[in-house]
């Protein structure tokens, strides 16, 4: 120097100005609210809602079908489709990176066109025998080496053999199944041996196997306060509607109402609701995800919905030139609505660190 | 906030448990019929199957993520 791979981390700063929102003081008002002052005021994805849980209700959770996730293998974690170490198989010279990665020798389906034949049998062109003919050939029969179809064709590669061939036999690979040794918690990995010669793909097909899953969801679920009118049909009233509870049975529970259809009200404040699987430095144990202790911090709660706009200066990119001054332009994706781990996506731009490979120099 | 659906020609929809070349009707456009128009007759044109990746020999169909439109819940 010059292509490249991983992790991480920021998301301008600083003053002026004019506003928004909570909450706490002080003030005005009979209230509703309004004024002044303070503090604090959006993210890495707050998104999408794709998964996992906390929390609340429903029988504290029951059985049985039925659907659904998920799938190497050993951990981490509340808990997962997540994450971290290995194993297996692709790519990559390499760092590294990808992989919905159980099971088609349980069953059943599918493999379009093409091609004799698409899972168990088969022969079209060839190649050999015979038999017939003058020839060309025609039939019979053997045969899968070659050819040809295809995405895909019943192991390859060399010899023996043979009429012509063929795991029919023989040697080497290759891969399978049993059986053993040997390592490793385990997926696996290495060796030796004996068979029979060869098993097609598909499960993001139905299916099988392993394992987990009760159901709604802060519009859960409580408390307070107000307002109003009733009318009609239909079912029910202990032979029980109907409602917990989703899709069906059982089962248990509470039950006098209950749906539908006109008409009226009223759509208010609180609590949940923010200290939490909580951040953050140090240590300590792990390879690593993590975990465990010690210290120090804690700062959003709106309710149609606050966190904005503008000026200047500095600092970054980009153009005008190659540099300095200048000057003009440009800053993204997006915004909490009970709370958290993950996941996927979008995002102008910049920093930091560790590795791999070429060339060169010593 | 939470939960469901749907996306195929200009428009309304098919498309079966994945197969040979995606079809209907309406509209469009050319004829024919009539003086003329409609109406009917023949022919014809028109699809990134919503984007991207995946599995599989093959994908509108299955699986994933994403973009878009629509409905329901106090």
């Nucleotide at each position: 120097u010059g292509a490249g791979c991983c992790g991480g981390c920021c998301a301008g700063g600083c003053g002026g100005u004019c506003g928004c929102g909570u909450c706490a003081u002080g003030g005005a008002g009979c209230a509703a609210u309004c004024c002044a002052u303070g503090c604090c005021g959006a993210g890495g994805a707050a998104c999408g809602u794709c998964c996992g849980g906390g929390c609340u209700c429903c029988a504290c959770a029951g059985g049985g079908c039925a659907g659904g996730g998920c799938g190497g293998u050993g951990g981490g974690u509340a808990a997962c489709a997540c994450c971290c170490a290995c194993c297996c198989g692709g790519g990559g010279c390499a760092a590294c990176c990808c992989g919905c990665g159980g099971g088609c020798c349980a069953g059943u389906g599918c493999c379009a066109c093409a091609g004799a034949a698409a899972g168990u049998a088969a022969a079209c062109c060839g190649c050999c025998g015979c038999a017939c003919g003058a020839a060309a050939g025609u039939g019979c029969g053997g045969u899968a080496a070659g050819g040809g179809u295809g995405a895909a064709a019943c192991g390859g590669u060399g010899g023996u053999g043979u009429a012509a061939g063929a795991g029919a036999c023989c040697a080497c690979c290759a891969g399978c199944a049993c059986a053993u040794c040997g390592g490793g918690u385990g997926a696996c990995c290495g060796g030796u041996g004996u068979g029979g010669c060869u098993a097609g793909g598909u499960a993001a097909a139905c299916c099988c196997c392993g394992u987990c899953c009760g159901g709604a969801g802060c519009a859960a679920g409580g408390u307070c306060a107000g307002a109003c009118a009733g009318g009609a049909a239909g079912c029910g009233c202990g032979u029980g509607a109907g409602g917990g509870c989703u899709g069906c049975c059982c089962g248990c529970c509470c039950g006098a109402g209950c749906u539908u259809c006109c008409g009226g009200g009223u759509g208010g404040a609180c609590c949940g609701c923010a200290a939490g699987a909580g951040g953050u430095g140090g240590c300590u144990g792990g390879u690593g995800a993590c975990a465990g202790u010690c210290g120090c911090c804690c700062u959003a709660g709106a309710u149609a919905g606050a966190u904005g706009g503008c000026c200047g200066c500095c600092a970054c990119c980009g153009c005008g030139u190659g540099c300095a001054a200048c000057g003009c332009g440009g800053g993204a994706c997006a915004g909490a609505a009970c709370c958290c781990g993950g996941c996927g996506u979008a995002u102008c731009g910049g920093c930091c660190g560790g590795c791999u490979c070429a060339u060169c120099c010593g | 906030g939470c939960c469901c659906c749907g996306g195929u020609a200009g428009c309304u929809c098919a498309g079966c448990c994945g197969g040979u070349u995606a079809g209907a009707g309406c509209a469009g456009c050319g004829g024919a019929c009539u003086c003329a128009u409609a109406a009917u007759c023949c022919g014809u044109c028109g699809g990134u199957c919503g984007u991207g990746g995946g599995u599989u020999c093959a994908a509108g169909c299955c699986c994933c993520a994403c973009c878009c439109g629509g409905g329901g819940c106090a």
This is a predicted complex of two RNAs, RNase P RNA and transfer RNA, with 436 nucleotides together. Rfam match: Bacterial RNase P class A. It is annotated as a ribozyme. Its mean pLDDT, the model's own confidence on a scale to 100, is 77.